Predicted 3D model of a 153-nucleotide RNA (c-di-AMP riboswitch aptamer (ydaO/yuaA leader)) from a soil metagenome. Its mean pLDDT, the model's own confidence on a scale to 100, is 77.

[in-house]
RNA sequence: CGCCGAAUCCCACCCGGAGCGGGGGACCCACCGGCGUCGGAGAAACCCUGAAGCGGUUUCCCCGGCGCGUCCCAGGGGCGCAUCGCGGCAACGCCGCGUAGGACACUCUUCGGUCCGAGCCCGUCAGCUAACCUCGCAGGCGUCAACGAAGGG
Numbered sequence: 001c002g003c004c005g006a007a008u009c010c011c012a013c014c015c016g017g018a019g020c021g022g023g024g025g026a027c028c029c030a031c032c033g034g035c036g037u038c039g040g041a042g043a044a045a046c047c048c049u050g051a052a053g054c055g056g057u058u059u060c061c062c063c064g065g066c067g068c069g070u071c072c073c074a075g076g077g078g079c080g081c082a083u084c085g086c087g088g089c090a091a092c093g094c095c096g097c098g099u100a101g102g103a104c105a106c107u108c109u110u111c112g113g114u115c116c117g118a119g120c121c122c123g124u125c126a127g128c129u130a131a132c133c134u135c136g137c138a139g140g141c142g143u144c145a146a147c148g149a150a151g152g153g
Base pairs, nucleotide, nucleotide: 001142002141003140004139008018009017010016019137020136021135022134023133024132029127034068035067036066037065038064039063040062042060043059044058045057046056047055075125076122077121078120079119084098085097086096087095088094089093101116102115103114104113106153107152108151109150110149111148112147
């Protein structure tokens, strides 16, 4: 001076701020398919009534809360492009071939080329989610080459 990445800037520094990025967190929606109990909406019947309304009881059905139980499994979730499949081995780890996806220097699209396709965290717990709460701003790499071509900006 550039590349990957949210990972930069202000402040002498700290505290803090701006900006960028992540997580948690309602109604509604989605998920939840057993039993019991409670609550609510609707329908029917009966009682009360001179007749109704209101009210009460029962049944059906739908929705929700709580508790319990059965079967199977040992979970479930987050950051990230990094997911999934097949095969091999001296086998629980390693290797190989692919693949979703991703990167390559002002930027977009197309074609081609070269690579990556990891790692880490929470700890039985979390869908979405307004208000609100909370966290990060690292690390790694390259340097006269910035991968090339075409067409736009």

Of the family's consensus pairs, 96% are formed in the model.